[in-house]
């Protein structure tokens, strides 16, 4: 210097004007409402709403199926499908290393990924291509017999048989190589070394598993049905609590013209008093209204207006509401996750929903040029609490930092 | 806050559950047919299934993210 990766952490600073939400004090007021003074006011993700919890309500005898979920191991958490150290796997370089060297083949760092129980519990799958795809296959090919024709100790052929050692397909073809013995060709057998699975055997390791011994040699798929293990009531802050108009309901109460006269006692007439129609408003005047039903005639019931008072609860109000499995910092335990001590700080709570907007200067980026500078342009990405935490996912302009590892070059 | 579905040529679907050659109409396009145009007949192109990733020999299908869309319910 090339390459190749993981990690945390950041999201522009100050000053000032004019606004919004909140809090706490003073004041003015009527506990409303206003005013002033100080104080707070968005994120790494606030998002997706994927998991896992807190907290609040409803149900709640037991037992078995079922349906969903989740699954290598040990740990950390309040819990979790998260997280950390780790076994296995596979992946990874222009790295190394061998050879038949424009290339194959193996090894394999730092890191990366893994939904990683079980396929010797059962069913089921597997296109095409291929002789044959599930306890499998004679398409070529090899070997042996017969016939037959050429040739002369062989060749081609054509029939019967044997044969999985080799050629072909295909993603898979019933262990791979290389040596000995064995056959007609071959199976089978012996020995080495790899490879896979299986151990109730030995060492390591808490454990997964890893190294040796010992025995067998047909597999893939469970993100196909399935079996095995664990594990789960339901709803969600529009949970829930108080308190609580208005309509509607229940229960009680009151009133539903007054005087005078006249009456055939059915009412009628007059004075007054109310309401309501004309009006911009007042008044005056005009006109209309002042409940129905039933009979034993002064009781009953019905309606509708007033009142009073219950229960349940609706708009709406106030709580849940934000001091928390909280931040910050250092110690100490642990390889990590994380525990744990001690100091220190309070850091948004609105409710259709504040948390903007301008202006200055620096700085950070971008483009021009006469380039250790000038000129212009300028915060610019992803986004935006909604009861609250602890994780996952997914998006992100921008520069900046720490650390690994492979190779080369100089001291 | 809970909860379902849907995306496949231009359109409008089906194929997905239970993996194995991506189809069906109507559009388009060439030809025949006609005086000529619809219709009709024969024959042709167009899509790698919203993106991305994984399981597998093999994904439009199965899983996971993830993006737009629709609907229900407190």
């Nucleotide at each position: 210097a090339g390459g190749g990766g993981a990690c945390a952490a950041c999201g522009g600073g100050c000053a000032g004007u004019c606004g919004c939400u909140u809090g706490u004090u003073u004041g003015u007021g009527a506990u409303a409402a206003c005013a002033a003074a100080c104080g707070a006011g968005a994120g790494g993700a606030a998002a997706g709403u994927c998991c896992g919890a807190a907290c609040u309500c409803c149900a709640c005898g037991g037992a078995a199926c079922g349906a969903c979920a989740c699954g290598c191991u040990u740990c950390c958490u309040a819990a979790c499908g998260g997280g950390a150290a780790g076994g296995c796997g596979g992946u990874g370089a222009a790295g190394c290393g061998a050879c038949c060297u424009a290339g194959u083949c193996g090894c394999a760092a730092a890191g990366c990924c893994g939904a990683c129980g079980g396929a010797a519990a059962g069913u089921g799958c597997a296109a095409c291509a291929g002789a044959g795809a599930g306890c499998a296959g004679a398409c070529c090919g090899c070997c042996u017999g017969c016939u037959g024709a050429c040739a002369c100790u062989g060749u081609c052929a054509g029939c019967a048989g044997g044969u999985a050692a080799g050629g072909g397909u295909g993603a898979a073809a019933c262990g791979a190589u290389g040596g000995g013995g064995g056959u007609a060709a071959g199976a089978u057998c012996c020995c080495a070394u790899c490879g896979a699975c299986g151990u109730a055997c030995c060492g390591g390791g808490u454990g997964a598993c890893c190294g040796g011994g010992c025995g067998u040699c047909c597999g893939g798929c469970a993100a196909a049905c399935c079996c095995c293990g664990u594990g789960u009531g339901g709803a969600g802050c529009a949970a829930g609590a108080u308190c609580g108009a208005g309509c509607a309901g229940g229960u009680g109460g009151u009133g539903g013209c007054a005087c005078a006269u006249c009456u055939u006692c059915g009412g009628a007439u007059g004075u007054g008093a109310a309401c309501u129609u004309u009006u911009g408003u007042u008044c005056c005047g005009a006109a209309g209204u002042u409940c129905c039903g039933a009979c034993u005639u002064g009781u009953c019931g019905g309606c509708c207006c007033c009142c009073a008072u219950c229960g349940g609860g609706u708009a709406g109000a106030u709580c849940g509401c934000u001091a928390g499995a909280g931040g910050u910092c250092g110690g100490c335990g642990g390889u990590g996750a994380c525990g744990u001590c001690g100091a220190u700080c309070c850091c948004a709570g609105a409710g259709a929903a504040a948390u903007g907007a301008c202006u200055g200067c620096c700085u950070c980026c971008c483009c021009g040029c006469g380039a250790u500078g000038c000129g212009g342009g300028a915060a610019g990405a992803c986004a935006g609490a909604a009861u609250u935490c602890g994780g996952c996912u997914u998006a992100c302009a921008g520069g900046a930092g720490u650390c690994c590892c492979c190779u080369c070059g100089u001291g | 806050c809970g909860g379902g579905g849907c995306g496949u040529g231009g359109c409008u679907c089906a194929g997905c559950c239970c993996g194995g050659u991506a189809g069906a109409g109507c559009a388009c396009c060439u030809c025949g047919u006609u005086c000529g145009g619809g219709a009709c007949g024969a024959g042709g192109g167009g899509g790698u299934c919203g993106g991305a990733g994984g399981u597998u020999c093999a994904a439009a299908u199965c899983c996971u993210c993830u993006c737009g869309c629709c609907c229900c319910g407190a």